[in-house]
RNA sequence: GCCGGUGUAGCUCAGUGGUAGAGCACCGGAUUUGUAAUCCGGCGGCCGAGGGUUCGACUCCCUCCGCCGGCC
Numbered sequence: 001g002c003c004g005g006u007g008u009a010g011c012u013c014a015g016u017g018g019u020a021g022a023g024c025a026c027c028g029g030a031u032u033u034g035u036a037a038u039c040c041g042g043c044g045g046c047c048g049a050g051g052g053u054u055c056g057a058c059u060c061c062c063u064c065c066g067c068c069g070g071c072c
Stems, first nucleotide, its partner, number of pairs: 001071007010024004018055001026042005048064005
């Protein structure tokens, strides 16, 4: 330099055009003599950045950035 993958909650990941979800973590409560475990509830992300298409974009297109891999 060229090609491909990837970027969504504190972490690991779903979500292939119609109001963004789960598990873990965290907070509160129940249970326990107490802790852990278990159960119930809650908090938390305008989706890497900018633009375009569309009535409507995490999702499709373009550019850029970060990370991973391949080729030379």

A computed fold for a 72-nucleotide RNA from Candidatus Electryonea clarkiae, annotated as transfer RNA. RNAcentral holds the sequence, with entries from ENA. The coordinates come from a structure-prediction model, not an experiment, and the mean pLDDT is 82. Taxonomically the source falls in Candidatus Electryonea (Bacteria, Pseudomonadati, Candidatus Electryoneota, Candidatus Electryoneia).